[in-house]
RNA sequence: CUACUAGGGGAGUCCGAUACAUUGCUUGGACUGAGAGGAGAACGCAUAAGUUCUUUGACCCUUUGAACCUGAUCUGGAUGAUACCAGCGUAGGGAAGUAGUA
Numbered sequence: 001c002u003a004c005u006a007g008g009g010g011a012g013u014c015c016g017a018u019a020c021a022u023u024g025c026u027u028g029g030a031c032u033g034a035g036a037g038g039a040g041a042a043c044g045c046a047u048a049a050g051u052u053c054u055u056u057g058a059c060c061c062u063u064u065g066a067a068c069c070u071g072a073u074c075u076g077g078a079u080g081a082u083a084c085c086a087g088c089g090u091a092g093g094g095a096a097g098u099a100g101u102a
Stems, first nucleotide, its partner, number of pairs: 001100005006062004012031006023046003037056007068093003074087004
């Protein structure tokens, strides 16, 4: 470095369009990112456009571990806005084996 097997993980922030209850919770677009996807259920909401859980796909990561979680309703900066950027961070946690190649 590659393959196989196994395991871990997250999915955010905004702008617009469109119903009217035997109904609807959809759709178009913008930003960051590897990734912001699909399906189902419960609850909830509708002067609209959810919350949680389950499952599945892609993707990222696996102790040489900032994948991801906690601190955190944190601090500074930027932004239309955000877990956007930086700090915090030598913090506390966090999922591995086998084979092969050079």